[in-house]
RNA sequence: UGGGUAAGACAGACGGUUGCGCGCAUCUUCGGGAUGCGUGAGGAAAGUCCGGGCUCCAUAGGGCAAGGAUGCCGGAUAACGUCCGGCGUGGGUAACCAUAGGGAAAGUGCAACAGAAACACACCGCCGAAACGGGUCAUGCCGUGGUAAGGUUGAAAUCGCGAGGUAAGAGCUCACGGGGAACUAUGGUAACAUAGCUCUCGUGUAAACCCCAUUCGGAGCAAGACCAAAAAGGGCAUCAGGGCUUCGGCCUGGAGGCGGCCCGUCUCCGCCCGGAAGGUAGGUCGCUGGAGCCUGUUGGUAACAGCAGGUCGAGAUAGAUGAUCGUCAGAUACAGAACCCGGCUUAUGUCUUGCCCAAAGU
RNA sequence: CGGCGAUUAGCGCAGCCCGGUAGCGCAUCUGGUUUGGGACCAGAGGGUCGCAGGUUCGAACCCUGCAUCGCCGACCA
Repeated sequence: UGGGUAAGACAGACGGUUGCGCGCAUCUUCGGGAUGCGUGAGGAAAGUCCGGGCUCCAUAGGGCAAGGAUGCCGGAUAACGUCCGGCGUGGGUAACCAUAGGGAAAGUGCAACAGAAACACACCGCCGAAACGGGUCAUGCCGUGGUAAGGUUGAAAUCGCGAGGUAAGAGCUCACGGGGAACUAUGGUAACAUAGCUCUCGUGUAAACCCCAUUCGGAGCAAGACCAAAAAGGGCAUCAGGGCUUCGGCCUGGAGGCGGCCCGUCUCCGCCCGGAAGGUAGGUCGCUGGAGCCUGUUGGUAACAGCAGGUCGAGAUAGAUGAUCGUCAGAUACAGAACCCGGCUUAUGUCUUGCCCAAAGU
Repeated sequence: CGGCGAUUAGCGCAGCCCGGUAGCGCAUCUGGUUUGGGACCAGAGGGUCGCAGGUUCGAACCCUGCAUCGCCGACCA
């Protein structure tokens, strides 16, 4: 210098003019009018992909079934499919990166086309006085048969290779090498690693069914609570109670709900519903102070946690947070809160730092 | 703001669950029939299965992430 890789920071600043929302104060003609002060979008506010708070439903931390999700080990956390640290595997020259990574030696399914054969198989080939039968003058000549060494097909064809062995062959046996499983020892919390020993040798697929383990109730702030206005319906039941009473209730009975069932629990003895028809187009709360943010420090490799000090940083409801001018060499990306948090994913400009590789120079 | 669905030929759709040559109707083109046209008959062409990545020998189909389009939801009783 070029290329790569990992991590982090910022998201124009200052000043002038002029607008808008909210809060407070003052004034006021009492009208959400005026004036002044303060404050006013993000790292992703986005996608709505996960997890939680909060609210209602029916208890929601009971049991069973069904269904969904997750899946190496240890830790963090309110929780997670997230994060941190490790293990194994894969990629890269390297820095480093990726990883839905339990079980195929429980069971079932699938493996198109091609090929003889796709989970067991004999098309070509090899073999045969190895066995049985038949035939020939004779000959594996014929049938039953033996054989997975060689050929062909395929993503995948009985672990590779050499020797022995055999009728021909074959882990059939042996040496070397490769894979798998169990056991033992050592190290490690563990995943796992290394070594030894024994057994064994064709699969793949679980982001196919499934098995195992863990975990999950549903809906969502248009949740939900209250005030105000206006106007009408539909369905079911109509036997819906009986007894006692000090009129507060108690006992008994009946009906119904709980989006699979049980236990259980709740409500009613006039209840349910918004599909159709009808009315309104108003307000208040929920609403922002919270698993908050900043600084320091302690523990921890880290995620994170503890302690101390400081601090308050939008809350609209047709929806505010804008426009313009000047200076700073220059001013530009993706993009706009809508109940709130923790993550993931995606979009995106500029800058900084560490590390790796290559080339050249000193 | 919240919830849900769809994307396959020019147009409308099936196939996806349970992976193995991508189909149907209309439209288009060619030929026949007709004096000519329509209708009819016979045949043909036309596909990044919205995009990207992953699982698998193999993906329209299974999984993940994006993009585009569409639908529903106000309150009262």